The RNA shown here (transfer RNA) has 72 nucleotides and comes from a Chloroflexia bacterium. The organism belongs to Chloroflexia, within Bacteria.
[in-house]
RNA sequence: UGUGCGGUGGCGUAGUGGUAGCGCGACGCCCUGUUAAGGCGAGGGUCGAAGGUUCGAAUCCUUCCCGCACAG
Numbered sequence: 001u002g003u004g005c006g007g008u009g010g011c012g013u014a015g016u017g018g019u020a021g022c023g024c025g026a027c028g029c030c031c032u033g034u035u036a037a038g039g040c041g042a043g044g045g046u047c048g049a050a051g052g053u054u055c056g057a058a059u060c061c062u063u064c065c066c067g068c069a070c071a072g
Stems, first nucleotide, its partner, number of pairs: 001071007010024004018055001027041004048064005
C1' cells in the first nucleotide's frame, strides 16, 4: 500500500429497511444464621465518525478512523 472480515450498553454477542434484543457482570428487593446459589425488578445503547439514498437506515451507497487476517 492492496484485498477481505469486523466496530452494537461495562464485557461478549444477535439483529440484511419499519419501536435495537439476548447472555454475563454491576444495582435494588426476596430467600438464607451469613456468603454463595436461586427467584423477582428496574436501569444502562444516540449502533466507530461524517455525508448520501429513502416516507423510514444499525441495516443500502460514498469517504474517513480503529482492530484482525492475508498479499506485496